[in-house]
Molecule: transfer RNA
Organism: Actinomycetota bacterium
C1' cells in the first nucleotide's frame, strides 16, 4: 500500500434482504418475599446505533470519506 471482518445500553451481543416504539442476557436502582442477606418474582432507569456527508417519503441497515480494533496479502 491492497483486501476482509468488526464498532449498537456500564459489559457481552442480536437486529437476515430499508418501514411500526432499537432489543436480549448480565449488571445497576426500586418494590415484594426474609429476622437479615442471597436467591426468586415484579417494575424501572440507561442508547445522538464510531464520526461526517449522500440517496430516499423514510436509514442501525444502501453509497462515499475518515477514525479506531482484529485478520490476511505483497
Nucleotide at each position: 500500500g491492497c483486501c476482509c471482518g468488526g464498532a449498537u445500553a456500564g459489559c457481552u451481543c442480536a437486529g437476515c434482504c430499508g418501514g411500526u416504539c432499537a432489543g436480549a442476557g448480565c449488571g445497576c436502582c426500586g418494590c415484594u418475599c426474609u429476622u437479615g442477606u442471597a436467591a426468586a418474582g415484579c417494575g424501572g432507569a440507561g442508547g445522538u446505533c464510531g464520526a461526517g456527508g449522500g440517496u430516499u417519503c423514510g436509514a442501525c441497515c444502501c453509497c462515499c470519506u475518515c477514525u479506531c480494533c482484529g485478520g490476511g496479502c505483497u